This is a predicted structure of a 71-nucleotide RNA (transfer RNA) from uncultured Oscillochloris sp. The sequence was found in a public genome assembly. Its Rfam family is "tRNA". It is annotated as a transfer RNA. The organism belongs to Oscillochloris, within Bacteria.
């Protein structure tokens, strides 16, 4: 320099047009003498910035930052 390829709660993975989930984590009950486990309810997130389209986390464009192959 060039090609691909992945950027989603504090971690990890889903979701690929119409509401953003799961699992660990946090926080509150209840439970104990207390503390873990268990239970129940709840808070956190779409990598930036445009275009399309009635409606984008998702399609299309640039850029960014991360990997991986070529020189």
């Nucleotide at each position: 320099c060039g090609u691909g390829a992945u950027g989603u709660c504090g971690u990890u993975c889903a979701g690929c047009a119409g509401c953003a989930g799961g699992a660990c984590u946090c926080g509150u009950g209840u439970c104990u003498g207390a503390u873990a486990c268990a239970c129940a309810c709840g808070g956190a997130a779409c990598c930036u910035g445009g275009g399309u389209g009635c409606a984008a986390u998702u399609c299309c464009c640039a850029g960014c930052a991360u990997c991986a192959c070529g020189a």